[in-house]
A computed fold for a 344-nucleotide part of an RNA from a marine eukaryotic metagenome, annotated as large-subunit ribosomal RNA, domain IV. It matches the Rfam family "Bacterial large subunit ribosomal RNA". Its mean pLDDT, the model's own confidence on a scale to 100, is 90.
Context: one part of a larger RNA
RNA sequence: CCUUCCUUAAGGAACUCGGCAAUCUAACUCCGUAACUUCGGGAUAAGGAGUACCCUGGAGGGUGUAGUCCCUCGCGGACGAAGCCUCCUGGGGUUGCAACAAAGUGGCCCUGGCGACUGUGUAUCUCAAACAUAGGUCUCUGCUCAAGUCGCAAGACGACGUAUAGAGGCUGACGCCUGCCCAGUGCCGGAAGGUUAAGGGGAGUGGUGCAAGCUACGAACUGAAGCCCCGGUGAACGGCGGCCGUAACUAUAACGGUCCUAAGGUACCGAAAUCCCUUGUCGGGUAAGUUCCGACCCGCAGGAAAGGCGUAACGACUGGGGCGCUGUCUCAAGGAAGGGCCCG
Repeated sequence: CCUUCCUUAAGGAACUCGGCAAUCUAACUCCGUAACUUCGGGAUAAGGAGUACCCUGGAGGGUGUAGUCCCUCGCGGACGAAGCCUCCUGGGGUUGCAACAAAGUGGCCCUGGCGACUGUGUAUCUCAAACAUAGGUCUCUGCUCAAGUCGCAAGACGACGUAUAGAGGCUGACGCCUGCCCAGUGCCGGAAGGUUAAGGGGAGUGGUGCAAGCUACGAACUGAAGCCCCGGUGAACGGCGGCCGUAACUAUAACGGUCCUAAGGUACCGAAAUCCCUUGUCGGGUAAGUUCCGACCCGCAGGAAAGGCGUAACGACUGGGGCGCUGUCUCAAGGAAGGGCCCG
């Protein structure tokens, strides 16, 4: 010096990205316990008190001797002094630094974000706000081989099921809700019309032959799905404007004009896990706060099942604050064990 461990004056987070780490707390009995809440919870909330042993009383429970009572009379039943066991409790006393004396054994509170929750999970750098989840919704599927999936096939799963079933997509408890656009793309519907292949059809034409014929080409017309066309459809892929002016201080613009669009973002939320400018501005908290909480709205570039906004409970999640407690620190010291080092 390293690893693991023990103790520490005064201070007590001043350490640090961050109380990381290590303390504190801890058992049982009793008292007591807030906001909020889905009335279950929150809750061991928080915060307190007691705890050993000896002597002596009291109440209860168990066992049940003596005894008493009952009887169908027995190895019967009920009650039950005493004794023993147990538990609760009153009074007095004893020892220690300390009485759950050891071991084991929650620190707590306030306030945000995200995800409802238990669960799953990158075996071996990420345990999370990710995945899943009940619940919601859309689409497909009517079964002689469902739809879908695996397989070249036979065949199998789906299912020895049958739309309250099965498959796929999205969303993700619960509460309040989920606006506008069908122009483009997709999907669904549409006995008309246009276009459209092979095939059918053969007007007509060429080659050859004396001819019959053989052979090559071939217009009209006919001829599916698809595409065009006509509609529908957003919890389908997706999208959801610009400029100018205007009110008797100023400022702002309920209002007006104009251009464009398929339609111009509704509710709710908002410097946010989203805000560039930005440490925005105001308020709170601190002596001092780029973080945090509450507001404002000028949303670079929130927004409604790629769901929007809330939400009790839950979380080895994450942000901010406080109490307690401490060698994290001021600032280091002493000690223990095992290494390192020296001899062998």